[in-house]
RNA sequence: CAGCUGGACCGGACGGCCGCUUUUCGCUUCUUCGGAGGCGGGGAGAGGAAAGUCCGAACUCCACAGAGCAGUGUGCCGGAUAACGUCCGGGAGGGCGGGUUCAAGCCCGUUCGACGGAAAGUGCCACAGAGAAUAUACCGCCCGCGCCUUCACCGGCGCAGGUAAGGGUGAAAAGGUGCGGUAAGAGCGCACCGCCGCCGCAGUAAUGCAGCGGGCAGGGCAAACCACACACGGAGCAAGACCAAAUAGGGAGGAAGUUCGGAGCCUGAUUCUCACGAAUCGGGUUUCGGACACGUGCCGGCUCGGUGCGUCAAACCUUCGGGUAGGUCGCUAGAGCCUCGCAGUAAUGCGUGGCCCAGAGGAAUGGCCGUCCCACCGGAGCAAUCCGGCGGACAAAAUUCGGCUUACAGGUCCGGCUGCCAU
RNA sequence: CGGGACGUGGCUCAGCCUGGUAGAGCACUCGCUUGGGGUGCGAGGGGUCGGCAGUUCAAAUCUGCCCGUCCCGACCA
Numbered sequence: 001c002a003g004c005u006g007g008a009c010c011g012g013a014c015g016g017c018c019g020c021u022u023u024u025c026g027c028u029u030c031u032u033c034g035g036a037g038g039c040g041g042g043g044a045g046a047g048g049a050a051a052g053u054c055c056g057a058a059c060u061c062c063a064c065a066g067a068g069c070a071g072u073g074u075g076c077c078g079g080a081u082a083a084c085g086u087c088c089g090g091g092a093g094g095g096c097g098g099g100u101u102c103a104a105g106c107c108c109g110u111u112c113g114a115c116g117g118a119a120a121g122u123g124c125c126a127c128a129g130a131g132a133a134u135a136u137a138c139c140g141c142c143c144g145c146g147c148c149u150u151c152a153c154c155g156g157c158g159c160a161g162g163u164a165a166g167g168g169u170g171a172a173a174a175g176g177u178g179c180g181g182u183a184a185g186a187g188c189g190c191a192c193c194g195c196c197g198c199c200g201c202a203g204u205a206a207u208g209c210a211g212c213g214g215g216c217a218g219g220g221c222a223a224a225c226c227a228c229a230c231a232c233g234g235a236g237c238a239a240g241a242c243c244a245a246a247u248a249g250g251g252a253g254g255a256a257g258u259u260c261g262g263a264g265c266c267u268g269a270u271u272c273u274c275a276c277g278a279a280u281c282g283g284g285u286u287u288c289g290g291a292c293a294c295g296u297g298c299c300g301g302c303u304c305g306g307u308g309c310g311u312c313a314a315a316c317c318u319u320c321g322g323g324u325a326g327g328u329c330g331c332u333a334g335a336g337c338c339u340c341g342c343a344g345u346a347a348u349g350c351g352u353g354g355c356c357c358a359g360a361g362g363a364a365u366g367g368c369c370g371u372c373c374c375a376c377c378g379g380a381g382c383a384a385u386c387c388g389g390c391g392g393a394c395a396a397a398a399u400u401c402g403g404c405u406u407a408c409a410g411g412u413c414c415g416g417c418u419g420c421c422a423u
Numbered sequence: 424c425g426g427g428a429c430g431u432g433g434c435u436c437a438g439c440c441u442g443g444u445a446g447a448g449c450a451c452u453c454g455c456u457u458g459g460g461g462u463g464c465g466a467g468g469g470g471u472c473g474g475c476a477g478u479u480c481a482a483a484u485c486u487g488c489c490c491g492u493c494c495c496g497a498c499c500a
Stems, first nucleotide, its partner, number of pairs: 001419010012372007020045011047394001051405002054403005059236004071232005076090005091115001093112008117226001121225002123221003138167002140163003144159005175193006194216001195214004200209003240329004250320005257292016293311007336355003340351004373392002376389005424496007433449004443480001451467005473489005
């Protein structure tokens, strides 16, 4: 210097003009006095992910005596935190590279991950293969017997066994490596590694180290069911709370009536009749008409008078509650931001000082111009550079926080590895 | 803004829970039947199971993350 990679941060800058949202001040118009509007000045106005809505909370409403079942999620250990599936530190493990050993293995560096239980039980392990969890004898190897062949050894075929070393199948073949041993083999024996059990030491713990005993039993899958431990009530700001028009509907209350006659219907009693039925008296109800009274409208200045309507709850009046449109709150001072100090390996916590930083409600944060910055293209130039053009990522608040994941042009800083050049 | 369901041949769907062969109907192609067409009969083709990772010997199926489509909640006296 170039390439790759890990982490942290920024994510166009400045100025002018015209707009948008919100807030505040001044002047002013209207007003039902609650407020509504106009003009002018000032302040503030998207993100690192505002996204996906994948986790965890705050907040609100509903439900809830307690316990259990079911369901869902989490799952090495310790710590951080309001909480978490997040973060920090550690442990064990896998991959890669290097060193070492006859070999298995061991050591070092780097990197990665949803990393409890398979010896509670159930289930699955297709195809291939002789055999797949009660292991297995296809080929091969070896002992024996029989037959063939041969002078004999060797060899070939068959039978009965032994054998898990070798071949082959498979993702996986029932500890691994080496030496001994054997007819051939085999934890059959031994050494090392692994494993199991017991015990000791170190560590908060996960776990590590050492000793003794055991030839080795118990393959994999729990992002299969499951058992164990722990956590979890449900819904979500379109949660929810308050004020409350018109219209319609619901509840409560108020408001002026008595009598006479006719007719219809229902019904009770008594009398007559063998019975059907008839007669008399009474009650209720509907309707029609009359009289007076009352309320109210009109004629009218008032009364009288005339006239219309109404008089037991329909309309009317008063009032109550729910509640729609609409409005207000929730709604942004917060697990908040910045600086510094202290504690801690770190995540983070504590303290000092300073700051106020969108709160709209179908939804503002935009557009144009100039200068500069960056990238690309074209031209000029030996070059530095100059001129012209075009572009500036991902994407945008919607109750608010803590995380995760995903998208992202370009740039800055710190670190690692590799290569080249120079010293 | 919040919540839920789904994605499999050209179309409509099953299979997914309990992992191992991807299937049905319609549509398409060819043959037979017919004078021809339809119908009927027989045969056949056609699938990155939305995408990328992970778990597993093995993934349409289990898990995670993305993409797309559809539906529901403000809404009531």
This is a predicted complex of two RNAs, RNase P RNA and transfer RNA, with 500 nucleotides together. The prediction has a mean pLDDT of 77.